A computed fold for a 519-nucleotide part of an RNA from an uncultured bacterium, annotated as small-subunit ribosomal RNA, 5' domain.

[in-house]
Context: one part of a larger RNA
RNA sequence: GAUGAACGCUGGCGGCGUGCUUAACACAUGCAAGUCGAACGGGGUACCCCCAAAGGAGUUUUCGGACAACUGCGGGGAAUACCUAGUGGCGGACGGGUGAGUAACGCGUGAGUAACCUGCCUUGGAGUGGGGAAUAACAGAUGGAAACAUCUGCUAAUACCGCAUGAAGCAGUUGGGAGACAUCUCCCUGACUGCCAAAGAUUUAUCGCUCUGAGAUGGGCUCGCGUCUGAUUAGCUGGUUGGCGGGGUAACGGCCCACCAAGGCGACGAUCAGUAGCCGGCUUGAGAGAGCGGACGGCCACAUUGGGACUGAUACACGGCCCAGACUCCUGCGGGAGGCAGCAGUGGGGAAUAUUGCACAAUGGGGGGAACCCUGAUGCAGCAAUGCCGCGUGGGUGAAGAAGUACCCCGGUAUGUAAAGCCCUAUCAGCAGGGAAGAAAAUGACGGUACCUGACUAAGAAGCCCCGGCUAACUACGUGCCAGCAGCCGCGGUAAUACGUAGGGGGUGAGCGUUAUCC
Numbered sequence: 001g002a003u004g005a006a007c008g009c010u011g012g013c014g015g016c017g018u019g020c021u022u023a024a025c026a027c028a029u030g031c032a033a034g035u036c037g038a039a040c041g042g043g044g045u046a047c048c049c050c051c052a053a054a055g056g057a058g059u060u061u062u063c064g065g066a067c068a069a070c071u072g073c074g075g076g077g078a079a080u081a082c083c084u085a086g087u088g089g090c091g092g093a094c095g096g097g098u099g100a101g102u103a104a105c106g107c108g109u110g111a112g113u114a115a116c117c118u119g120c121c122u123u124g125g126a127g128u129g130g131g132g133a134a135u136a137a138c139a140g141a142u143g144g145a146a147a148c149a150u151c152u153g154c155u156a157a158u159a160c161c162g163c164a165u166g167a168a169g170c171a172g173u174u175g176g177g178a179g180a181c182a183u184c185u186c187c188c189u190g191a192c193u194g195c196c197a198a199a200g201a202u203u204u205a206u207c208g209c210u211c212u213g214a215g216a217u218g219g220g221c222u223c224g225c226g227u228c229u230g231a232u233u234a235g236c237u238g239g240u241u242g243g244c245g246g247g248g249u250a251a252c253g254g255c256c257c258a259c260c261a262a263g264g265c266g267a268c269g270a271u272c273a274g275u276a277g278c279c280g281g282c283u284u285g286a287g288a289g290a291g292c293g294g295a296c297g298g299c300c301a302c303a304u305u306g307g308g309a310c311u312g313a314u315a316c317a318c319g320g321c322c323c324a325g326a327c328u329c330c331u332g333c334g335g336g337a338g339g340c341a342g343c344a345g346u347g348g349g350g351a352a353u354a355u356u357g358c359a360c361a362a363u364g365g366g367g368g369g370a371a372c373c374c375u376g377a378u379g380c381a382g383c384a385a386u387g388c389c390g391c392g393u394g395g396g397u398g399a400a401g402a403a404g405u406a407c408c409c410c411g412g413u414a415u416g417u418a419a420a421g422c423c424c425u426a427u428c429a430g431c432a433g434g435g436a437a438g439a440a441a442a443u444g445a446c447g448g449u450a451c452c453u454g455a456c457u458a459a460g461a462a463g464c465c466c467c468g469g470c471u472a473a474c475u476a477c478g479u480g481c482c483a484g485c486a487g488c489c490g491c492g493g494u495a496a497u498a499c500g501u502a503g504g505g506g507g508u509g510a511g512c513g514u515u516a517u518c519c
Stems, first nucleotide, its partner, number of pairs: 001518003005515005012391006018384002020349001025347003029344003034090003039087002042084005048077004054071002058067003097302003106227008116219002121215008129163001131161002138153006169195006175188005200207002228274003235265003240262004245257003277299004281292004304325005327338004355381001357380003363377001364375004394424004404415004428460001431454004438446001463508005468489003474503005484491002
């Protein structure tokens, strides 16, 4: 000098940051990923019309009854609007968290991919013909405490499956040209054979669907170099190293498999052990360097522990599935449910780290044609002197050098222009009035906030550490190797500038000291 700090004393305001470094310990509760009815069949509600059980003011009556406005159970019909459990589509692979693991092509940097993929987006080309069979929902039945499951029957689609049409796509054969790095690649929209498509909706503006070329974006894989400590770790290795052939993958490859060979790594430190996410950066330092990797940004890894695949353009998937383990909960004991290292919050651990807040107004993301819906991302607010920065706690005048206090050689000296008194001012806080930008037409959580104006009172706002030397700052009393101090040297045993208190002084200031760690 620095810190994600903590502790002690103290504490007025504002702006901007930051805030579980420990138990990747366990978690009550709420929220954090939905959306589309312009894909689909149902269901419901509202409005309209018709029939209409029942009640029935009232009119009339020969007192038996008759007619009847109105309310209207229930049933049927047409169109529209809205809602939606289910099928279907897109999104849940982003965003958010954490750093356990990892000494590794994990990361950084520079290359390669003639060995690869890429939904949505952009831009070209071509097409969108004709059929079929199911299945949820629903109805009925059954089992179960529940979670849920089974059977039978019906039905729709942009769900599913054939057929047709296909080339510049893919595969094989083959002609010519060009290029390269062995395998090869590109072009002549070369030639022939084989293979593969589709879906509609609508408010008629559009939005989609299929095949294909290119782009953009995002990724996969490979390689050179760099990346902590220990030799009181010296040998390590059997899919091990290589080949041939296959399988698998988007793709290369012992990635996997059969066979064959016996290789491969290592004192230029293999193997083993310990520690650790890496970087841009941050701290310090004149630099070289050393230490660190909290916040922010990039990459990686993980999501109760271990394993696995499914779906999908992309996952081996934090708020998906299956299995196993531990734990917690429900149970009718047969069986089930759960996963905060998302935001808040709780217990625990700890020296120690915040609200179960507001809003989608902005920025961005998902869905939708849109209206809009969702968004603990984000924007804000709350708490904490935790850090940095800024401001204030008054200014001028004022000598009787007041009083008080301390010292004293008792004359005085110091506090000290300090206070009081007088004259001003109003930053901050408080009161009143006005009142934004942030928002494109509308829409503001923040927020009656920032800011502006007015009136008002010196009022509401100073502590902490030190004073032997290093090191700025001295006297008195108390104590008497005691009590104590101390970073080092060292102080204290009767005049202690070193302990304690007081007066004075020095430093710093809403902070000041101490502790810890780094340079």

It matches the Rfam family "Bacterial small subunit ribosomal RNA".